This is a predicted structure of an 88-nucleotide RNA (THF (Tetrahydrofolate) riboswitch aptamer) from a chicken gut metagenome.

RNA sequence: UAGAGUAGAUGUCGUGCGUAAAGUGUCAUAGGAUGGGAAGACUUCCUGUGAACGAAGGCAGUGCCGCGUCACGAGAUCGCUUCCGCUA
Numbered sequence: 001u002a003g004a005g006u007a008g009a010u011g012u013c014g015u016g017c018g019u020a021a022a023g024u025g026u027c028a029u030a031g032g033a034u035g036g037g038a039a040g041a042c043u044u045c046c047u048g049u050g051a052a053c054g055a056a057g058g059c060a061g062u063g064c065c066g067c068g069u070c071a072c073g074a075g076a077u078c079g080c081u082u083c084c085g086c087u088a
Stems, first nucleotide, its partner, number of pairs: 001088003008078003012074005017068003026051008036084005057065003
């Protein structure tokens, strides 16, 4: 000097859940996580509790097509600040 490396985010695909309403999202509160180490930050994330609000179903007869800031997994892209480290 150059590079690697996290949580996570966005689209796609697959499987599944719900559509007879959970989930997601919002607010309050408590706790936790957040490049290898320490400290720390964010119109970052996760979990529990409480409150309010709220939806797109349809066609056939044993299936099909939709819908949901839906869940999980895979892959692609993006991906911390300071100090000290790692690789070349």
Its mean pLDDT, the model's own confidence on a scale to 100, is 79.